The RNA shown here (Bacterial large signal recognition particle RNA) has 265 nucleotides and comes from a bacterium. The gene name in the source record is ffs. It matches the Rfam family "Bacterial large signal recognition particle RNA". Its Rfam clan is "SRP clan". Its family is annotated with SRP-dependent cotranslational protein targeting to membrane, signal sequence recognition and signal recognition particle, plasma membrane targeting in the Gene Ontology. Rfam classes the family as a non-coding RNA gene.
RNA sequence: GUGUGCUAAGCGGGGAGGUAGCGGUGCCCUGAACCUGCAACCCGCUCCAGCAGGGCCGAAUUCCCUUUCCCCGGGAUGCGCUUGUGAGGCAGCGCCGCGUAAGGAGCGUUGAAGGACAGGUCCCGCGCAAUGCCGGCUCUCGAACCAGGUCAGGUCCGAAAGGAAGCAGCCUUAAGAGAAUACCGGCAUGUGCCGCGGGAGCGCCCGUCUGGAGCCACCUGCGCGGUGGCGCUCGGAAGCGUUUUCUCAAAGAAAGGGUGCACAC
Numbered sequence: 001g002u003g004u005g006c007u008a009a010g011c012g013g014g015g016a017g018g019u020a021g022c023g024g025u026g027c028c029c030u031g032a033a034c035c036u037g038c039a040a041c042c043c044g045c046u047c048c049a050g051c052a053g054g055g056c057c058g059a060a061u062u063c064c065c066u067u068u069c070c071c072c073g074g075g076a077u078g079c080g081c082u083u084g085u086g087a088g089g090c091a092g093c094g095c096c097g098c099g100u101a102a103g104g105a106g107c108g109u110u111g112a113a114g115g116a117c118a119g120g121u122c123c124c125g126c127g128c129a130a131u132g133c134c135g136g137c138u139c140u141c142g143a144a145c146c147a148g149g150u151c152a153g154g155u156c157c158g159a160a161a162g163g164a165a166g167c168a169g170c171c172u173u174a175a176g177a178g179a180a181u182a183c184c185g186g187c188a189u190g191u192g193c194c195g196c197g198g199g200a201g202c203g204c205c206c207g208u209c210u211g212g213a214g215c216c217a218c219c220u221g222c223g224c225g226g227u228g229g230c231g232c233u234c235g236g237a238a239g240c241g242u243u244u245u246c247u248c249a250a251a252g253a254a255a256g257g258g259u260g261c262a263c264a265c
Stems, first nucleotide, its partner, number of pairs: 001265006010056002012030004020046005034054005063258007073248004078242006085235004090231001092230002094227007102220003106215002114210004119205003122199006128192002130189007138179004147172004155164003
């Protein structure tokens, strides 16, 4: 070096997720790649990290390593959109307050604003009324004895005439209870389109007189202040999209390198 037979390796890999971690089942990518069993309220394992059984191929086109390109994917970043959020206090919108009176509406020479006077509204006192309560008046009931009258019977005193106390009954009444509440008295009041007197006050209402042309602020406008609901500016968060840039990993492809044992010639 050639041939034969074996063996290690290989007969798919990767990403996200999940896991203490690894691999698998399920999802996605790659693209063509043995079979059977197991598995998300998981399954099998432990850094040589699916397990069990069977089969094929086999030291190279096929196994292992490195580099380059690169499907797909992850992360960061930029941009855009959406939804919360913090701050600011502004050219604007909204809302609130104060002012102004240009325009509109309304009131006003059948007299505006202002002024004077009187009254009311407010307070105090008194009266009247109303309402409530209490008492009186009225009626009814109402005492075994300790209330009154009359007191049968009976009792007592007395020789008698006569007298005395007195139960029941009847009549009457006290305390008390009840009814009625028209009338009388007292007290009270979240009472009154009531009356009289006094006070306070100038806010409001109304009237009279005066005055002689404004008044008002409902709408629009304007000014000032406030607010921060919308918008705006700045910041930050989450989600979605995009690919601006960077980075990580990477199936597959290409290139380079590496890897046994036995026997025979």